Predicted 3D model of a 78-nucleotide RNA (transfer RNA) from Candidatus Odinarchaeum yellowstonii. It matches the Rfam family "tRNA". Rfam classes the family as a transfer RNA. The sequence is in RNAcentral, with records from ENA.
């Protein structure tokens, strides 16, 4: 020093190729019901700067650039 891939809630995860209202689902967590209690099941609820930045656009998690983190492959010099 090249090159790929990967970063989305506390934890896993889908959307990203082909842009389009208010980011999916599951675990965890909270509240009700139910029970003596509690677990189970059932009905709610909260919880996200979509790693960071800037850049195209009426619109960006989704397209471009730099820039961090983490993997992997290559080449150079010892």
């Nucleotide at each position: 020093g090249g090159g790929c891939c990967c970063u989305u809630a506390g934890c896993c995860u889908a959307g990203c190729c082909a842009g389009g209202a208010u980011a999916u689902g599951g675990c965890g967590c909270u509240g009700g019901u139910c029970u003596u209690c509690g677990g189970a099941a059932c009905c709610g609820g909260a919880g996200g700067u979509c790693g960071c930045a800037g850049g195209u656009u009426c619109a960006a998690a989704u397209c471009c650039u730099g820039c961090a983190g983490g993997g992997c492959c290559c080449g150079c010099c010892a």